[in-house]
Annotation:
Predicted 3D model of a 351-nucleotide RNA (Bacterial RNase P class A) from an uncultured Pseudomonadota bacterium. Rfam family: Bacterial RNase P class A. The family's RNA type in Rfam is ribozyme. The sequence was found by an Rfam model in a public genome assembly.
RNA sequence: GGAGUUGGCCGAACAGCCGCCGUUUUAUGUAAAUAAAAGGGAGGAAAGUCCGGGCUCCAUAGGGCAGGGCGCCAGGUAACGCCUGGGAGGCGCGAGCCUACGGAAAGUGCCGCAGAAAAUAUACCGCCUGAUUCGUUAAGAAUUCGGUAAGGGUGAAAAGGUGCGGUAAGAGCGCACCGCGUUGCUGGUAACAGGAACGGCAUGGUAAACCCCGCCCGGAGCAAGAUCAAAUAGAGGAGCGUUCGCACUGCCCGUGCGGCUCCUGGGUAGAUUGCUUGAGCGGUAAGGUGACUUGCCGCCUAGAUGAAUGGCUGUUCACGACAGAACCCGGCUUACAGGCCGACUCUCACU
Numbered sequence: 001g002g003a004g005u006u007g008g009c010c011g012a013a014c015a016g017c018c019g020c021c022g023u024u025u026u027a028u029g030u031a032a033a034u035a036a037a038a039g040g041g042a043g044g045a046a047a048g049u050c051c052g053g054g055c056u057c058c059a060u061a062g063g064g065c066a067g068g069g070c071g072c073c074a075g076g077u078a079a080c081g082c083c084u085g086g087g088a089g090g091c092g093c094g095a096g097c098c099u100a101c102g103g104a105a106a107g108u109g110c111c112g113c114a115g116a117a118a119a120u121a122u123a124c125c126g127c128c129u130g131a132u133u134c135g136u137u138a139a140g141a142a143u144u145c146g147g148u149a150a151g152g153g154u155g156a157a158a159a160g161g162u163g164c165g166g167u168a169a170g171a172g173c174g175c176a177c178c179g180c181g182u183u184g185c186u187g188g189u190a191a192c193a194g195g196a197a198c199g200g201c202a203u204g205g206u207a208a209a210c211c212c213c214g215c216c217c218g219g220a221g222c223a224a225g226a227u228c229a230a231a232u233a234g235a236g237g238a239g240c241g242u243u244c245g246c247a248c249u250g251c252c253c254g255u256g257c258g259g260c261u262c263c264u265g266g267g268u269a270g271a272u273u274g275c276u277u278g279a280g281c282g283g284u285a286a287g288g289u290g291a292c293u294u295g296c297c298g299c300c301u302a303g304a305u306g307a308a309u310g311g312c313u314g315u316u317c318a319c320g321a322c323a324g325a326a327c328c329c330g331g332c333u334u335a336c337a338g339g340c341c342g343a344c345u346c347u348c349a350c351u
Base pairs, nucleotide, nucleotide: 001347002346003345004344005343006342007341008340009339010338012316013315014314015313016312017311018310020041021040023038024037025036026035027034028033043322047333048332050331051330052329053328054327055221056220057219058218067217068216069215070214071213072086073085074084075083076082087101088099089098090097091096102212103211107210108209109206110205111204124152125151126148127147128146130144131143132142133141134140160178161177162176163175164174165173179201180199181198182197183196185194186193187192225273226272227271228270235264236263237262238261239260240259244258245257246256247255248254280299281298282297283296284295285294286293287292317320
């Protein structure tokens, strides 16, 4: 110098003027409100709404079934399907990256085509001993009773692999190494790793098929919910009136209902609240490999409800991407012009 890996940060800057939405103070005003001053006003993803939690209401003794989710180990956290560290497997020369990564000797199912056979093993071409026939004999050929699975062939996958011995030919039949299984040992919290003895090999694949095992999960969501409260229906109480109607009752008295007024209560329109001081942010110190945690100090940093955060001008530059809060927070995923910083790897040249 070139090519890469990885972690983090920024997301045009400054000034003036005019607007918009909240907050505080002051003044005027009974109040509503108005005016002035000061100060604040979108993001790294505010997005997708995919996970987890706070908060609210409803349900709920406890437990189970069903259903759903998660799935190597340890840790972090309010919690998580997130994060950190580690293990195993795969990819890369490497820095590093990726992984739905429990169980197929609990059971059931499935495995197209090809192929003898796709799982109780089996035999298409083959290999081999014997028998019979042909052949004068030999070599060889055909048929057949059997043995065998080494070789060929099929397939994504073929019943442990490679080699040596062995055999009529073969075969874990025997042996060595590798793989596998069982049982100890050593290291590690663990996943796991290393090594030993024994076993001749039992266990084809598929769980993103049913299923089994372990753990977790009540439902709905700020249009949740709460408060004030015109109107209206029904309800409760008190009072007025015994003029009228109905019922007991044909008549009188009495009682009940209907009537009027007021109050309680109800909760529609509307208004207020929930609403932003919070698992908060910054600095610093300590613990930890790290995620993260704790102490101390400092700070307050949008809160709308037809819903604000904009416009104009000037200067400068690299000439500006993706994109707009709506209860809040932690994650994940997706989009993104351009720029900055740190750590590391490979390679080329020179000293």